[in-house]
RNA sequence: UCCCGAUAAGGGCAAACCCGAAGCGAUUCGGGGGCGCAAAGCCACGGGACCGUCGCGGUCAGCCGGGCUGCCGAA
Numbered sequence: 001u002c003c004c005g006a007u008a009a010g011g012g013c014a015a016a017c018c019c020g021a022a023g024c025g026a027u028u029c030g031g032g033g034g035c036g037c038a039a040a041g042c043c044a045c046g047g048g049a050c051c052g053u054c055g056c057g058g059u060c061a062g063c064c065g066g067g068c069u070g071c072c073g074a075a
Base pairs, nucleotide, nucleotide: 004073005072012037013036017032018031019030020029021028022027035062041068042067043066045065046064047063048060049059050058051057052056
């Protein structure tokens, strides 16, 4: 360094639901809240699901695959 992922260490993120806001909507943002996650960090490239103002446009990365990057260091 790479593979790998512990009853390690320091931590991180944040489901459902509630409140507020934006959007036609899927959904997103902020606060609360924790179901969980070793990439539940980022990317819409492929598949898939969802929405619409449906020849098209959009949403979801915590649906699957893929790409890039990252903390720690037991077996």